[in-house]
RNA sequence: GACCGAAAAGGCAAACCCCAAGAAAUUGGGGGGCGCAAAGCCACGGGUCGUCCUCCCUAAAUUCAAGGGACCGAAAGCCGGGCUGCCGAAG
Numbered sequence: 001g002a003c004c005g006a007a008a009a010g011g012c013a014a015a016c017c018c019c020a021a022g023a024a025a026u027u028g029g030g031g032g033g034c035g036c037a038a039a040g041c042c043a044c045g046g047g048u049c050g051u052c053c054u055c056c057c058u059a060a061a062u063u064c065a066a067g068g069g070a071c072c073g074a075a076a077g078c079c080g081g082g083c084u085g086c087c088g089a090a091g
Stems, first nucleotide, its partner, number of pairs: 003091001011036002016031006034077001040083003044080003048074003054070005
């Protein structure tokens, strides 16, 4: 130095509850604590979730409804990937 991950200090914070924002997914704040060594950051690939508006397909002459897709949006605590990083025992 690389891996690995014992201790200590410190850190983050799931479900759930309250307040606020949003059409929604969800987000911000407070409480809470299931867990986390990257549960720090980035939607790049896959997948997941939402459906206010627009478009396409099923689909036919039109309209409506429904399902699927595109677009748009959400999540980094789904799996990969990228960037950064505290401590440091045994091996």
c-di-GMP-I-GGC riboswitch aptamer from a Candidatus Tectimicrobiota bacterium, 91 nucleotides, folded computationally. Taxonomically the source falls in Candidatus Tectimicrobiota (Bacteria, Pseudomonadati). Of the family's consensus pairs, 89% are formed in the model. It was read from a public genome assembly, where an Rfam model found it.